[in-house]
Molecule: Glycine riboswitch aptamer
Organism: Gammaproteobacteria bacterium
RNA sequence: UAAAAGACUAUGGGAGAUACUCUUAUUAAUCUUAGGGAUUAGUAUGGAGAGCCGAAGGCGCAACUCCGCUCGGAAACGCUCAGGCAAAAGGACCUUAGUUAU
Numbered sequence: 001u002a003a004a005a006g007a008c009u010a011u012g013g014g015a016g017a018u019a020c021u022c023u024u025a026u027u028a029a030u031c032u033u034a035g036g037g038a039u040u041a042g043u044a045u046g047g048a049g050a051g052c053c054g055a056a057g058g059c060g061c062a063a064c065u066c067c068g069c070u071c072g073g074a075a076a077c078g079c080u081c082a083g084g085c086a087a088a089a090g091g092a093c094c095u096u097a098g099u100u101a102u
Base pairs, nucleotide, nucleotide: 006100007099008098009097010096012094013093018050020049021048022047023046024044025043026042027041028040029039030038031037032036051085052084053083057081058079059078060077064073065072
């Protein structure tokens, strides 16, 4: 100096699975009424229940890492704790551009 790779930033792409059921509070409308109550549509990402997804994270086997073995690391595999199941948000991973320790 160059390449590869790691980290960071920006940009574009980026899947899957219930707009489920019941219920609480509250808003609006309608009906009715002595008091009150009933129905419908929203909101609060309220509460409970059942079903499902895997590509934040996490955990596990051990595919892989090797001429062979040991130690170690370890997946896009498995588990679903967490997270998610209209849209939005998020999203592993990839493209492009830039910065940068070793």